[in-house]
The prediction has a mean pLDDT of 83. Predicted 3D model of a 583-nucleotide part of an RNA (large-subunit ribosomal RNA, domain V) from Treponema sp. Rfam family: Bacterial large subunit ribosomal RNA.
Context: one part of a larger RNA
RNA sequence: CCCGUGGUUAGACGGAAAGACCCCGUGAACCUUCACUGUAACUUAUCAUGGGGACUUGGUUAGACAUGUGUAGGAUAGGUGGGAGACUGCGAAGCAUGGGCGUUAGCUUGUGCGGAGUCUUCGGUGAAAUACCACCCUUGUCUGAUUAGGUUUCUAACCCGCUCCGUGAAGCCGGAGCGGGGACAAUGAUAGGCAGGCAGUUUGACUGGGGCGGUCGCCUCCUAAAGAGUAACGGAGGUGCGCGAAGGUCUCCUCGCUCUGGUUGGAAAUCAGGGUAUGAGUGUAAAGGCAUAAGGAGGCUUGACUGCGAGACGGACAAGUCGAGCAGAUACGAAAGUAGGUCUUAGUGAUCUGGCGGUAGCGAGUGGAAGUGCCGUCACUUAACGGAUAAAAGGUACUCCGGGGAUAACAGGCUGAUCUUCCCCAAGAGUUCAUAUCGACGGGAAGGUUUGGCACCUCGAUGUCGGCUCAUCGCAUCCUGGGGGUGCAGCAGCUCCCAAGGGUUUGGCUGUUCGCCAAUUAAAGCGGUACGUGAGCUGGGUUCAGAACGUCGCGAGACAGUUCGGUCCCUAUCUGCCAUGGA
Numbered sequence: 001c002c003c004g005u006g007g008u009u010a011g012a013c014g015g016a017a018a019g020a021c022c023c024c025g026u027g028a029a030c031c032u033u034c035a036c037u038g039u040a041a042c043u044u045a046u047c048a049u050g051g052g053g054a055c056u057u058g059g060u061u062a063g064a065c066a067u068g069u070g071u072a073g074g075a076u077a078g079g080u081g082g083g084a085g086a087c088u089g090c091g092a093a094g095c096a097u098g099g100g101c102g103u104u105a106g107c108u109u110g111u112g113c114g115g116a117g118u119c120u121u122c123g124g125u126g127a128a129a130u131a132c133c134a135c136c137c138u139u140g141u142c143u144g145a146u147u148a149g150g151u152u153u154c155u156a157a158c159c160c161g162c163u164c165c166g167u168g169a170a171g172c173c174g175g176a177g178c179g180g181g182g183a184c185a186a187u188g189a190u191a192g193g194c195a196g197g198c199a200g201u202u203u204g205a206c207u208g209g210g211g212c213g214g215u216c217g218c219c220u221c222c223u224a225a226a227g228a229g230u231a232a233c234g235g236a237g238g239u240g241c242g243c244g245a246a247g248g249u250c251u252c253c254u255c256g257c258u259c260u261g262g263u264u265g266g267a268a269a270u271c272a273g274g275g276u277a278u279g280a281g282u283g284u285a286a287a288g289g290c291a292u293a294a295g296g297a298g299g300c301u302u303g304a305c306u307g308c309g310a311g312a313c314g315g316a317c318a319a320g321u322c323g324a325g326c327a328g329a330u331a332c333g334a335a336a337g338u339a340g341g342u343c344u345u346a347g348u349g350a351u352c353u354g355g356c357g358g359u360a361g362c363g364a365g366u367g368g369a370a371g372u373g374c375c376g377u378c379a380c381u382u383a384a385c386g387g388a389u390a391a392a393a394g395g396u397a398c399u400c401c402g403g404g405g406a407u408a409a410c411a412g413g414c415u416g417a418u419c420u421u422c423c424c425c426a427a428g429a430g431u432u433c434a435u436a437u438c439g440a441c442g443g444g445a446a447g448g449u450u451u452g453g454c455a456c457c458u459c460g461a462u463g464u465c466g467g468c469u470c471a472u473c474g475c476a477u478c479c480u481g482g483g484g485g486u487g488c489a490g491c492a493g494c495u496c497c498c499a500a501g502g503g504u505u506u507g508g509c510u511g512u513u514c515g516c517c518a519a520u521u522a523a524a525g526c527g528g529u530a531c532g533u534g535a536g537c538u539g540g541g542u543u544c545a546g547a548a549c550g551u552c553g554c555g556a557g558a559c560a561g562u563u564c565g566g567u568c569c570c571u572a573u574c575u576g577c578c579a580u581g582g583a
Stems, first nucleotide, its partner, number of pairs: 002582007010575003014570002022404004027400002029396004035201005042193008051154016068137001069105001078136005085119003094113008158181009204216003213233001217239006240385001241283001242342002247301007255279001256276006281290002284347001286345003305328004311322003317386001330339003353379007361372002411458001412456001413454003417451001419447006428438002465540001466538003470532001471529005478503003481498006505519005546564004550559003
């Protein structure tokens, strides 16, 4: 060197299972509710199956009867018309008595007595006689019809029970009889209410993982690299309008600041002069503009027009922007001319659907109409602002599927803010004296043990804290060894330099690492090794399913809150290591 055998599990990001955590999907399933939309059941009303009578309360209608008071006036005059008489031995006036109405004055009516009159035309009144007749009005009574409701009653629909029969063991069904309910109940139809009992669904995106927070359209500036354009959860702001003048036109004017002077008058009001030169002003943010003014006034006005539009800018599209000029009608101006809103750039919303006004293209055999088209206009914080629907919230640790290392938690990597260590400067402390020792304000490195940042391998799996076992390395050295300085007399210390050979305890509490405590020790070091080590062990913690408490939530449920409980698989092929055999 080669070939074996027996061991051991450090590695082969070993095997097993298209990761269960996390995120994503306009995925799924269950569960919840004051999400949305439905729906069973329940309930209320009406109608139908479904009838008779009585009483009663309303409406309508027919007949009869009654009813009617402003003032003046015989007095309780409803309206209009006719009208000179009407009633009366078939019983007038008057009296007695009873009923009704009533504004308490009277009106009306029944019975009895009575035995011959009573009322009207007249004078007053807006209107003339209930003298008489007719048609009506207001209010009311009675009777009839009809209609709606209520109470009550009946029985024959309908319901229930018992007995007998078909029929035999039968509780089902049918018939007969009897009894009890009864037009109710029940059933059907329609409409309203309620309705997680049940069903179908929805519950946005961006995002230095996701959630929480914030944001989502439009305008201005910077970033933006001197054409345009250009991103970020980059840095600053504004906007969802206003204005009939703050628009058009003609004519005129110049602001602001400062200095000096001047009555009340002051720092600052109005006035005069000088200087400066855009610093003022612009409806509003900013930028770009504007003194020929786009700034400030006055006069007259409505072009804040209708029909169009050569040609451009911009742009994926759809949108958006500018526009000379032509025709019509108009405002201002002597005219030339200017005017299709506003100094410019924000002040906004597609399509569908529906409303309103106009027009007269279509009009389902024809004529119309309904409806529709076209023109104008209105209704969206459709603000998640290119707007999925007219209409929508949550839980899942009981979970599931498809994917992702496109994206988090462990570990590694990069970085090194933070961290640890060291160095520089030296104000100061140290009685004096910066540097024995300590060292402010600052500065510079190293390390890669902390907390982070990034998201680069791994989500068709790289097992996670602590302990046990076994270690191995670094030195920034805890002890032991050798030195320098000392504010080192000695003993004991402090500090610095060299040094990694060896060593570096046992207990109590806690799952703990850590820490505190106890007793020792020469000392009880700090770190790296996938916070070494689970194909070596454990499984107390964390981190499934059960359960409870506190808190939060209406609830399903939730909680780096707590508590009890809770399956740790692998026979070693290769490399490594240990032991051993052969040639």
The source organism's lineage runs through Bacteria, Pseudomonadati, Treponematales, Treponemataceae and Treponema.